[in-house]
Context: one part of a larger RNA
Order: sequence, then C1' cells, then structure tokens
RNA sequence: GGCACACGGUGGAUGCCUUGGCACUAGAAGCCGAUGAAGGACGUGUGAAUCUGCGAAAAGCCUGGGGGAGCCGAUAACAGGGCCUUGAUCCCAGGAUGUCCGAAUGGGGAAACCCAGCAAGCCAUCAUGGUUUGUUACCACCAGUUGAAUGUAUAGGCUGGUUGGAGGGAACGAGGGGAAGUGAAACAUCUCAGUACCCUCAGGAAGAGAAAAUAACGAAUGAUUCUGUGAGUAGUGGCGAGCGAAAGCGGAAGAGACUAAACCUGUGGUGUGUGAUACCGGUUGAGGGUUGCAUCAUGGGGGUUGUGGGAGUACGCAUAACAGUUUCAACCGGCUGUUGACGUGAUGUUCUAGCAUGUAGGUGAACGCCUUGGGAUGGGCGACCGGAGAGGGUGAGAGUCCUGUAAUCGUAAUGUGUUAGACCGCGUGUGUGCCACCCGAGUAGCACGGGGCUCGUGGAAUCUCGUGUGAAUCUGCCAGGACCACCUGGUAAGUCUAAAUACUUUCUAGUGACCGAUAGUGAAUCAGUACCGUGAGGGAAUGGUGAAAAGUACCCCGGGAGGGGAGUGAAAUAGAACCUGAAACCGUGUGCUU
Repeated sequence: GGCACACGGUGGAUGCCUUGGCACUAGAAGCCGAUGAAGGACGUGUGAAUCUGCGAAAAGCCUGGGGGAGCCGAUAACAGGGCCUUGAUCCCAGGAUGUCCGAAUGGGGAAACCCAGCAAGCCAUCAUGGUUUGUUACCACCAGUUGAAUGUAUAGGCUGGUUGGAGGGAACGAGGGGAAGUGAAACAUCUCAGUACCCUCAGGAAGAGAAAAUAACGAAUGAUUCUGUGAGUAGUGGCGAGCGAAAGCGGAAGAGACUAAACCUGUGGUGUGUGAUACCGGUUGAGGGUUGCAUCAUGGGGGUUGUGGGAGUACGCAUAACAGUUUCAACCGGCUGUUGACGUGAUGUUCUAGCAUGUAGGUGAACGCCUUGGGAUGGGCGACCGGAGAGGGUGAGAGUCCUGUAAUCGUAAUGUGUUAGACCGCGUGUGUGCCACCCGAGUAGCACGGGGCUCGUGGAAUCUCGUGUGAAUCUGCCAGGACCACCUGGUAAGUCUAAAUACUUUCUAGUGACCGAUAGUGAAUCAGUACCGUGAGGGAAUGGUGAAAAGUACCCCGGGAGGGGAGUGAAAUAGAACCUGAAACCGUGUGCUU
C1' cells in the first nucleotide's frame, strides 16, 4: 500500500409524515371609487424587532344579538399592571373614528413632503402670531351675469349649482388597430390568424334580438342566443398546404315593446297679406275686436302596420256616473278632469304582512373489566348506540374519550329571494265607403376601389367601408346567389328588450387511481422576500427532538468550543448541527497479504 471483517465520522438519499399546493364539482356573489377606491407610507401595546389588527378615539370606541369562564393576537417567554357571573375575552350585524400618500383634486413636488388663500371657532400679544374645523383642481351639464372682431348677435370671460365624470379590477365581453416564427417539406397568392400584442369602452354578464327573415310546393316556419345533429357534408383552394358553412331536424330558454311622419293644438322666431269678403266649432240670432296665411324651432295630443297600416273625411254601431269648459242664448257637437270596468307592468316606489335563505349559534345516542406496553385507540372477554360506522384529535388501528356527524331548533340587526295586499305607472273602441295626405334621403341603387361571408373576382348575389353619382312612397320598394319575367316572402334607411350563454379575483361546502419538500404554486419556512440589474426585468434557498421540554440541577476536564459523570425520558447513537440516516468521501481496530 492492497483486500476482508468490525466499529465510527462525514453526508443527507430513502421510508414515513404534512401545516402548503394542484385540478375540479355544487351553491353563492359578481363590481369598488370624490361620502376619496385598489394599493401603500408612517404610526399604534407597559417593555427592542417583525407579522397580524387598528388609525392620534390607533391589537381598539358605541349599540344590538350570540356565548358562558376565563382573558389582555402571533414569534414567545418573562417581569409589571389590569379586566371578568353587575357576564369579560371571543363570534355576528349595524354605527363612530379613520394621520399622510395614492384618480389625488387649494398650489407645488424627487409619492407618503413643502407652501398657501378664504370663512368660522379657540389660545395669546402693545403688536406681529399660533392652532382646529370647513372650503378652494379640471372637464361636462344646468342656471345667471357680462360681453369682442361687428349693428343685432355669437365666441369668450365670470359667478353659482350637480349623490355627474376622472382611477382600480383575475378571467369573461364589444369595438378600433394588428404581426411574425410556422405550414406549404424551398417560396411569393395562401396558411399561421383576425391569433399574439396594443388602444378605447362596458357589465355582472356583454353582444344579438322582434324579419325589407328562412324557405320552395307544405297554400310551410315565424325575434335573438346557446347546444346535439346536419358535416369534415355543400363548397372554397398556387383545386397545393389547407380552410370550411347554412337550411332543416332534436333540445335549453322563452316576451315583446316604444318612436318618426301625415293631422290637431300651445309657445317662440322670421316673412307676408289685410282692416273685413278674414277669424272666433256648426245652424239661427246677437255679439266680439285682432288676427290670418306661409315657413322654421320646440312642447302636448295623434300614430306604429304587411291578410298593408295610419291620417283626413262621410255615414253608422258600441260607450257607466259625476264635474268643468266653448263670446252669449237654444240645439247639435267637441274637449278636459275624477271615479269606475278590463288588461298590463321587463319593477316603479314605498309600505305592510308572511314564508324561505345568508351573515353568529343551540341540542345532539351509546363501554366496561382483564392483559401487553412508557402510554391502549392493540389483544382477550362481555355489553351498548345507530335518522349518528363522514372526518379530525387524544401518549399505537377509538361508532360508544373529546370535537364532530345524522336529525332538529334558533335571529335583535342587516342582505337576498318569493308570495299576497295597498299605492303607483301604462294601455283600452269598432265597421263600411270616399279621398290619395303620411309611412324614416345624401338613404336605397349604380360606377370605381376595398373588406367580410365556405366563397382567393369568379357567372358573385347577400352584408359592409371609402370616393363619385343619386331615386321612388303602396299603381311604391327590397329579397329569393349575375340578370329578366312570373310566382313567393317581406316592409330598409329610428330606439329598447329578461332568460337560456361566457368567465371566476372572491365566499361557503365538498371531491380526487393529483403532489408529498430537487415534488406540488416561483413561494409548506414572515416570498414576488433575500439577492442581481441604471432600468424594463430576473428571482432563490431553508419542513420533521419528544407523548409531554420533562430542553440535562449538581460535579469534573477545558480560556472557550466541546466532552465525561449524574439526572430526565420508553428511547439521548431522540440533546436542539436533534425521526429514519443510503452512497460517494475520510478514519480506527483486527486478520491476511506485498
């Protein structure tokens, strides 16, 4: 030096465990914010720090409920001082307070700081002053006032008011912009993909939505949305790669409304005519005395449809009561209001009452002996409960020890849902004839150039954008895949509309042939932390004594570290560098061998 055996050191694999994650299910909730949010800074306890809570009223204050014996949050004890059956701590609901920054909004600013004006109160001075509370940003809208070029005006300015806006939010939604890697085995049309990404905006959902529809022999269907199928079909496509419907049928859910115009009428502006032949509802009579017509703006009534509808007009039918009104009288007619009747309300409001449910809770069955052991929940024996044998804990596998579980009970406050009632809102005729007034205009259509549809310009409809041009009003217009005729369906150019659908920051309950500390979230441990970077940004590691600290009094060696006794414990080779303790690596002893 090598090999073997034994015993160690180092190291932290493995096994077991789980406080943490991951995925999902069901239900709830789905916005917060100038009444100052989200997110922070700084403070706040008797005692240093960090976390948690809270805000100068600061681990808390008030009120109402619950609860019932200890309490003054955690690391985390200790000392000191307190509170509590006159009900504390704790839990729930409502309220009060809520520094400074932050949309941040009195002005400024290198966030958490600096400096003001005005009003009122308080303190103080001979005086200057100090302090508290409130208020003072911008934009929009409304009202008032002032007021240019420029005469009337307008723009602009100023003042006041607004429970108007501003900012934040995981995904979902709508709109405006919009790639490339890639695929095509290269690449250009094409694809990836209207994806990623950026911007704007909204809601608890959004968007869409009551046919200028779908269809094609059935004289059909009847808003939209989602879904299964139709169907990888019809199509499209350097007919390559690929892309890729719809009708129909089966389901989920179901709901329909309001306007513009014609016409009547009020108000205001402008223009024009007229002085009575016009107007004041009609007739007759009397009377009035200024308005009429056109046009524009605005308010009220009217009206809302495709078997076309409405307006106007004529003639009818139907229509409960009361009151009022028309220049006067009579008649006719018209109008307005109230009540009544019927219908309706997508919630309008508030109230009342009930029920259900959420946010605290309450009750809640049934076991002993022997034995092994440190310990019984194990073993043995004998019982019991079960509307409860889900789960967790307890010194080892516990239905009967604790907590729970099944079941059942409970609410002052507050939220939600629902039912009924009251109040409230809205709507309510109808027929025939005549007439030809209205039925959404820079619109439809067309030309050119694009986009989007299964559709890449094609025979290319339908939808849509830009430029140009530019109709008709029901004897009208659009569509049915160029176009024309016929036929059929519809009625554009205004608006609103629940549900079925999407998503999950969040709350509650639960599940897993999901992970188990190099795994599972980046994060089981004070993590988006430490640390790195000028910055955008990047981004860790570290779990386990024991049932219980019972965490080794005392003695000895040592400066200490550390160790030896003694003691605790079932165990200390469980001693905090602490469960188990593999390998690499390093030793000690013995044997063999060189």
Large-subunit ribosomal RNA, domain I from a metagenome, 594 nucleotides, folded computationally. The coordinates come from a structure-prediction model, not an experiment, and the mean pLDDT is 80. Rfam family: Bacterial large subunit ribosomal RNA. RNAcentral holds the full RNA, with entries from SILVA.